[in-house]
Transfer RNA from an Acidobacteriota bacterium, 76 nucleotides, folded computationally. Its Rfam family is "tRNA". The family's RNA type in Rfam is transfer RNA. Its family is annotated with triplet codon-amino acid adaptor activity in the Gene Ontology. The sequence is in RNAcentral, with records from ENA and MGnify. The organism belongs to Acidobacteriota, within Bacteria.
């Protein structure tokens, strides 16, 4: 130095043009169980303007196209 993947809530990941979600983690929390210290908990809810640009295309960009940073993997 060149190619391929990838970057999205706190974590690990989904979403490949048309309101940005899931799980676990946080906050309530009915109720259950209890050695009365306290597990357990349906369900509700808070959380991100999507790696960077006052770049391109589009009625509409996290998506498609360019630049640039990071991170793995390979090739020299």
């Nucleotide at each position: 130095g060149g190619a391929g993947c990838g970057g999205u809530a706190g974590c690990u990941c989904a979403g490949u043009g048309g309101u940005a979600g899931a799980g676990c983690g946080c906050c309530c929390a009915a109720g259950u169980c209890u050695u009365c210290g306290g597990a357990c908990g349906a369900g509700g809810g808070a959380g991100g303007u999507c790696g960077c640009g006052u770049g391109g295309u589009u009625c509409a960009a996290a998506u498609c196209c360019c630049g640039c940073c990071c991170g793995c993997u390979c090739c020299g």